[in-house]
Context: one part of a larger RNA
RNA sequence: GCUUACGGAGGAUGCCUUGGUGCCAGGUGCCGAAGAAGGACGUGGGUCACUGCGAAAAGCUGCGGGGAGCCGUGAACAGGCGGAGAUCCGCAGGUAUCCGAAUGGGGAAACCCGGUGGAGCGAACCUCCAUCAUCCUCUGCUGAACACAUAGGCAGAGAGAAGGGAACCCGGGGAACUGAAACAUCUAAGUACCCGGAGGAAAAGAAAGGAUUUCCCGAGUAGUGGCGAGCGAAAGGGAAAGAGCCCAAACCGGGCUGGGAACAGUCCGGGGUUGAAGGGCCGGUAAGAAGGGACGUAGAGUUAGUGGAAAGGUGUGGGACAGCCUGCCAGAGAGGGUAAGAGCCCCGUACACGAAAACGAAGCGUUCCGAGCCGGAACCCUGAGUACUGCCGGGCACGCUAAUCCGGCAGGAAGCUGGGGGGUCCACCCUCCAAGGCUAAAUACACCUGGCGACCGACAGAGGACAAGUACCGUGAGGGAAAGGUGAAAAGUACCCCGGUGAGGGGAGUGAAAUAGAACCUGAAACCGUAAGCUG
Numbered sequence: 001g002c003u004u005a006c007g008g009a010g011g012a013u014g015c016c017u018u019g020g021u022g023c024c025a026g027g028u029g030c031c032g033a034a035g036a037a038g039g040a041c042g043u044g045g046g047u048c049a050c051u052g053c054g055a056a057a058a059g060c061u062g063c064g065g066g067g068a069g070c071c072g073u074g075a076a077c078a079g080g081c082g083g084a085g086a087u088c089c090g091c092a093g094g095u096a097u098c099c100g101a102a103u104g105g106g107g108a109a110a111c112c113c114g115g116u117g118g119a120g121c122g123a124a125c126c127u128c129c130a131u132c133a134u135c136c137u138c139u140g141c142u143g144a145a146c147a148c149a150u151a152g153g154c155a156g157a158g159a160g161a162a163g164g165g166a167a168c169c170c171g172g173g174g175a176a177c178u179g180a181a182a183c184a185u186c187u188a189a190g191u192a193c194c195c196g197g198a199g200g201a202a203a204a205g206a207a208a209g210g211a212u213u214u215c216c217c218g219a220g221u222a223g224u225g226g227c228g229a230g231c232g233a234a235a236g237g238g239a240a241a242g243a244g245c246c247c248a249a250a251c252c253g254g255g256c257u258g259g260g261a262a263c264a265g266u267c268c269g270g271g272g273u274u275g276a277a278g279g280g281c282c283g284g285u286a287a288g289a290a291g292g293g294a295c296g297u298a299g300a301g302u303u304a305g306u307g308g309a310a311a312g313g314u315g316u317g318g319g320a321c322a323g324c325c326u327g328c329c330a331g332a333g334a335g336g337g338u339a340a341g342a343g344c345c346c347c348g349u350a351c352a353c354g355a356a357a358a359c360g361a362a363g364c365g366u367u368c369c370g371a372g373c374c375g376g377a378a379c380c381c382u383g384a385g386u387a388c389u390g391c392c393g394g395g396c397a398c399g400c401u402a403a404u405c406c407g408g409c410a411g412g413a414a415g416c417u418g419g420g421g422g423g424u425c426c427a428c429c430c431u432c433c434a435a436g437g438c439u440a441a442a443u444a445c446a447c448c449u450g451g452c453g454a455c456c457g458a459c460a461g462a463g464g465a466c467a468a469g470u471a472c473c474g475u476g477a478g479g480g481a482a483a484g485g486u487g488a489a490a491a492g493u494a495c496c497c498c499g500g501u502g503a504g505g506g507g508a509g510u511g512a513a514a515u516a517g518a519a520c521c522u523g524a525a526a527c528c529g530u531a532a533g534c535u536g
Stems, first nucleotide, its partner, number of pairs: 001534008014521001015485002019456002021453009030164002038099003041054003045077001048074003060093006069081003104113003114132007134161002136158007168199001169197005179186001183226001213240005223231002244438003247383001251270008275416001277382004281376005291369007301359003305353003311326004327344002329333001335347003388411007398423001418433005472479002492520001495507004
């Protein structure tokens, strides 16, 4: 050095799964000065961490469920509780320190110091309770320059605002790397990111048009494009859903202001809301329709739960749920557990039931709001620094000869015999009515519940199956692990021996097994030994 055997070390592999992941279905969706989100500190018989809770502190009260055990977990001990119904589960309440928008003032968050009123036998000190930020809105009082008034001041009232929210949504800003095989237009991309705002959805939306929104097709088509790289529609068809409304003005009535009868302004009420124009106005005629709001009622359902069929023997084994024999149930032979592979042992499953309390869709009732029709005349109204034009910019799939849409600068209409659009533009024709506003559903995202997976199985799957956003690192923003498995059951080795009253081990005992002994399933390889053999 090689071989074999037996070990050590190591933790691969196999098996396992409490965790993760994707999809589907159903449901749910904002919280906050009535102090949130998130924390600090406390809180247990002893209490380190987690969980829960808040000086009423692993908890208090009521109602309901449930029915034998319980005092959360790691994790036992001590001491207790429970058929006078505990623990536990649901609903509704109570309590809820301090910080935090943090709001009496301050501040290096979880601390410090006050004012006012009250309380502690309370004058002082101290302590306790209540209250005291700012802005906005409304009301009242007061009240300058300046006579009225206005500004201002003071007080009262307000579930007004503030702050938070993973993703989803709208708006205001807005890159570069990159691609174009360089690069500048272009692309990346209106992406990332910053800011503002809203909500359970948001946005859009009811024609100066083919309601709005979403999906499939149309279609990688038509186009666009240093006609490069690329970008990339619409009409139309199909599907989901389906809902339409309110102002401004003319005119009428009223309040206030102006010396204020004419008139003007402003506010309130009526009226009115459209393009085959409509409305006002004049004449005639007629119903409270559709629909909506509020309140009440009823109530599917949600938030605990309940019932729920049917197997014995034999036999191997440590153990039967295997095998064998003979049965049974099945609206239930989904699944899981039980010492092994169980329809009939347990939990369940099919099916069928259930709520004192809270929430609560469709429905019903009451009440309020709520449409016109016919004819006439041609007097009035119908959204202005708007439409539109020029130049420029943006946005439209469209980078421009470029319609449509938005903005900047300059110019600047008509007003119903009016005006916009139909992809430059003109005519004809067709179509629509801008310059005010609201609007459910179909859609997005997340969470919850359930189901499923030719998804992962501990170097995988989440970073995290374990005290995980922990330990640890960083001044900080931030970064960020490792770490699962005894056994069916702790039965976790009484007792004896060696040893340092060790560590560790040898007996003995438990167990089916201890080479399953806690550094614990299996236990590969590198690596290290012991023994034997071979080689020399």
Molecule: large-subunit ribosomal RNA, domain I
Organism: Anaerolinea thermolimosa